Molecule: Bacterial RNase P class A
Organism: Candidatus Cloacimonadota bacterium
């Protein structure tokens, strides 16, 4: 140059002026001072932290996770890693069990836990001849080596053997099991020795094992105030109701369903000091831990964080220049907090940094 492959961080800045929330001081609606929407606030998809539900027990059912160690408050998360499959490569993707069981593998094809389509070798009986280990036709019989089928089809090569062949045997090579062993925390790599033990594939089919899981959610919950009708009416009622996600046990409290009909929608609190942020040293390969200083950084509620005006940066056209750099035009992405943190996915804009693979030149 051209293609790809993994990633980080940042998301515009000042200055004039008007105008919003919040806290603070205050000469107390008057003024000052500080601060004031992201990495994703988005999805609501995982996991808490907090609140209630009683004092959260148990069992079954349902659900989720699945390879090895490590990190996390915890996770389906994330760091290193080991196998295995795709790529020429950088990389990516996927990970408990098929010997507990029981299904499926369509079409082809003989046959997919069991068989002979084309064949190969042999027996009997007959015909026919050029009498050759010949040729047919009929009724056994042995064979899976050769060839077809097919995503697969009785481990592979070469020999010995046989009527003809086959792991029947032999030789090495592969795969399984068993022991010995060597490196590693471990998954796993690797050596050796024995044994002809030699059809599989699917669990993202059911199912089997291992480990975890109580709802419910800031519209949680609590607090005051205020009003009304301390209203009717029908079931059930301690041998019962309710209530703890379904179901059963166990507990616990006494009422509870269910129609009709009346008042109330109002303030305060939860609300923002956190498994919080930044910077320096140290440990770790690495997610991440330790410790020392240092900061406080929205808290709204029909919902506040914002408009105008000038320059600047910043991409990108065009023009001038040998560059630097002048002048002109255009643009400047996805997108708004609402209890709160930790992840993941998803949308998105200009750049930046490492690798790989091709060409080209020096």
């Nucleotide at each position: 140059a051209g293609g790809g492959a993994a990633g980080a961080a940042c998301a515009g800045a000042u200055g004039u002026u008007c105008g919003c929330u919040g806290c603070g001081c205050u000469u107390c609606u008057u003024g000052c001072g500080c601060a004031g929407a992201g990495g994703a606030a988005a999805g609501u998809c995982c996991g808490g932290a907090c609140a209630c539900c009683a004092c959260a027990g148990g069992g079954c059912a349902g659900g989720a996770u699945a390879c090895u160690u490590c990190c996390u408050a915890a996770c389906g998360g994330g760091a290193a890693g080991c196998u295995g499959c795709a790529g020429c490569a950088a990389u990516g993707c996927a990970g408990a069990g098929c010997c507990a069981g029981c299904g499926c593998c369509a079409c082809a094809g003989a046959a997919a836990c069991a068989a002979a389509c084309c064949g190969c070798c042999u027996u009997u009986c007959g015909c026919c001849u050029u009498u050759a280990u010949g040729g047919u036709g009929a009724a056994g019989g042995g064979c899976a080596a050769g060839g077809g089928u097919g995503a697969a089809a009785u481990g592979g090569u070469a020999g010995u053997g046989u009527a003809a062949g086959a792991g029947a045997c032999u030789a090495c090579c592969g795969g399984u099991a068993u022991c010995c062993u060597u490196g590693g925390u471990g998954a796993c790599a690797g050596g050796g020795a024995u044994a002809g033990c030699c059809a599989g594939g699917u669990a993202a089919g059911c199912c089997u094992u291992a480990u975890c899981c109580g709802g419910u959610g800031c519209a949680a919950u609590g607090c005051c105030a205020a009003a009304u009708a301390g209203g009717a009416a029908a079931g059930c009622u301690a041998u019962g109701a309710u209530g703890c996600u379904g179901c059963c046990c166990g507990c616990a409290u006494c009422g509870c369903u269910u129609u009709c009909g009346g008042g109330u929608a109002g303030g305060c609190a939860g609300c923002u000091u956190g498994a919080g942020c930044u910077u320096g040293c140290u440990c770790g390969c690495g997610a991440g831990g330790g410790u020392a200083a240092g900061c406080c950084c929205a808290g709204a509620u029909g919902g506040a964080u914002g408009g105008a005006c000038a320059u600047c940066a910043c991409u990108u056209c065009c023009g001038g220049g040998a560059a630097a750099c002048c002048g002109g035009g255009a643009g400047c992405a996805c997108a708004g907090a609402a209890u709160c943190c930790g992840g993941c996915u998803u949308a998105c804009g200009a750049u930046c940094u490492u690798c790989c693979c091709u060409g080209u030149u020096u």